[in-house]
RNA sequence: AUAUGAGAUAGAGGUGCAGAACUAAUAAGUAUAUUCCGGGAACGUCAGGUGCGUAUAGAUCGGAGUAAAAAGGUAGUUCUGCCGAAGGAGAAUUUCUUGCCUGAGUUAUUUUCCUGGGGGCACAAUGAAUAAUUGUGUCACUGUCACGGGUAACUGUGGAGAACUAUCUUUUUU
Numbered sequence: 001a002u003a004u005g006a007g008a009u010a011g012a013g014g015u016g017c018a019g020a021a022c023u024a025a026u027a028a029g030u031a032u033a034u035u036c037c038g039g040g041a042a043c044g045u046c047a048g049g050u051g052c053g054u055a056u057a058g059a060u061c062g063g064a065g066u067a068a069a070a071a072g073g074u075a076g077u078u079c080u081g082c083c084g085a086a087g088g089a090g091a092a093u094u095u096c097u098u099g100c101c102u103g104a105g106u107u108a109u110u111u112u113c114c115u116g117g118g119g120g121c122a123c124a125a126u127g128a129a130u131a132a133u134u135g136u137g138u139c140a141c142u143g144u145c146a147c148g149g150g151u152a153a154c155u156g157u158g159g160a161g162a163a164c165u166a167u168c169u170u171u172u173u174u
Base pairs, nucleotide, nucleotide: 001174003172005170006169007168008167009166010165011164014083016082017081018080019079020078021077022076023075024074032067033066034065035064036063037062038061042054043053044052046103047102048101049100050099086115087114088113089112090111091110092109093108096105097104116142117141119139120138121137122136123135124134125133126132144159145158146157147156148155149154
């Protein structure tokens, strides 16, 4: 000095990611409680079974009147932590949904795999919702690296975040 391997520090992508608090709208004049009317035998969980209860002294259910929420999700402001930020699928354990069991859904942790990032559109799931979230596909945009084209401006193709850029230390070789 060059190349390679390992490590440390600091950074960039932008409608960037996640969390907390407060406020607002929606949820909804809904759930629920109560009164009256109807009705007449079964009814009580997301589903099945079982147990225990309610009910002809009229339940469950339907209508009307009165009173009347909340959670999840959303938007805004402020603050915090960050750039595999974070998200999804599977498995194990676990929280809650009903007294218990099974299933289904749901919370948290660990682990394996996938996704560079945000967006538009279509379909599907969740949802009160035409909001929003997630998944699949597709479309262009954008950041990064590699291989090309071009005098240049720029442009084509492809890959993936354990990546990429900058600096430093160290190993090996000359």

The RNA shown here (Lysine riboswitch aptamer) has 174 nucleotides and comes from Alkalicoccus daliensis. The coordinates come from a structure-prediction model, not an experiment, and the mean pLDDT is 81. Taxonomically the source falls in Alkalicoccus (Bacteria, Bacillota, Caryophanales, Bacillaceae).